[in-house]
Molecule: transfer RNA
Organism: Candidatus Pacearchaeota archaeon
Formats: sequence, structure tokens, C1' cells
RNA sequence: GCUGCUAUCGUCUAGUGGCCUAGGACGCCGCCCUCUCACGGCGGUAACACGGGUUCGACUCCCGUUAGCAGCG
Repeated sequence: GCUGCUAUCGUCUAGUGGCCUAGGACGCCGCCCUCUCACGGCGGUAACACGGGUUCGACUCCCGUUAGCAGCG
């Protein structure tokens, strides 16, 4: 330099054009429970890497950028 893959809450992940106001688990916060802690129950918290394009409609499709991984030279 070229090619391919990947990028979603603090972490791991679901999603494959409209049912999404983006769901779940762990974490964190609050309340209940308990003499206290733990366990358990309830509630809350927080995300689509960035910029364009296609479309009536994009986390999803296309192009580019950035970052990571792998391969080729």
C1' cells in the first nucleotide's frame, strides 16, 4: 500500500428497513426486606464510532473517515 471482518448503555450482548419511545444480563443508584451485612423483591440509571448518501422511513443498505483485528504484498 491492497483486501476482508468488526465498531450499540460503564462491561457483555439482542437487533437483519416500519411492530424501537433501541431490549436483556452484569454493574451503579434508590426503596422494601434484615438488628446489620449478604441473599431476595421493586423501581431507576445509561448506548447505535464520525461525516455524507439512498429511501416516505436507516442501528439496519451504500460511500468515505477514524479505530481495532486478520490476511496479502